[in-house]
Model confidence (mean pLDDT): 81 of 100.
The RNA shown here (transfer RNA) has 73 nucleotides and comes from a bacterium.
It matches the Rfam family "tRNA". It is annotated as a transfer RNA.
RNAcentral holds the sequence, with entries from ENA.

Formats: sequence, C1' cells, structure tokens
RNA sequence: GCCGGAGUAGCUCAGUCGGUAGAGCGUUUCUUUUGUAAAGAAAGGGUCGUCGGUUCGAGUCCGACCUCCGGCU
Repeated sequence: GCCGGAGUAGCUCAGUCGGUAGAGCGUUUCUUUUGUAAAGAAAGGGUCGUCGGUUCGAGUCCGACCUCCGGCU
C1' cells in the first nucleotide's frame, strides 16, 4: 500500500425488509427474611466511532476519515 471483518448502555451482545433503540449481566430502590443470600418488581443508564450524502424518515443504504482484529504484498 491492497482486501476483509468489527465499532450500539458500565460489560457481553441482538436489532430481519429503512419506520418508537432492546436483551442478559452489573448498578440503585422497593417487596419478601430475625438478618444475609436467593427470588420477584421497578428505576436509572445511549450524540448507535466521527463527518457528510440519499430519503418524508437512517443503528440500518452510499462516501470519506478514525480505532481495533485478520489476511496479502
């Protein structure tokens, strides 16, 4: 230098055909218990890597760039 993959909540990851951003774990609170754990319920937590473009509408499509991983030379 070229090619491919990944980037979404604190962590691990979904998100199908473009149409209200989600799950598990963790955190906080409550219930239950003499207490703890377990169990149950609720809450909080997101510029969807960055900047543009297309579109009535983009996590999703297109372009450039950044970071990480792998391959080729």